[in-house]
Molecule: transfer RNA
Organism: Desulfobulbus sp.
RNA sequence: AGGCCAGUAGCUCUAAUUGGUAGAGCAUCGGACUCCAAAUCCGAGGGCUGGGGGUUCGAGUCCCUCCUGGCCUG
Numbered sequence: 001a002g003g004c005c006a007g008u009a010g011c012u013c014u015a016a017u018u019g020g021u022a023g024a025g026c027a028u029c030g031g032a033c034u035c036c037a038a039a040u041c042c043g044a045g046g047g048c049u050g051g052g053g054g055u056u057c058g059a060g061u062c063c064c065u066c067c068u069g070g071c072c073u074g
Base pairs, nucleotide, nucleotide: 001073002072003071004070005069006068007067010026011025012024013023020057028044029043030042031041032040050066051065052064053063054062
C1' cells in the first nucleotide's frame, strides 16, 4: 500500500421475511421472601446502533467516506 472481517445497553450477544415499534442473558435499581443476607420470584430504568454524509415516506439493515481493532497478501 491492497484485500477481508468486526464495531449495537455497564459486559456478552441476537436483530428473525434482503428497510417498517431495537431485543435477550448477566449486571444495576425498587419490591416480595428472610432475624440479616444469599438464593429465588415480581417489576423498573438504561441505546442518538463507532463518527460524518447520502438514498428513502421510513435505515442497525442499502451507498460513500473517515476512525478503531483483528486477520491475510506484498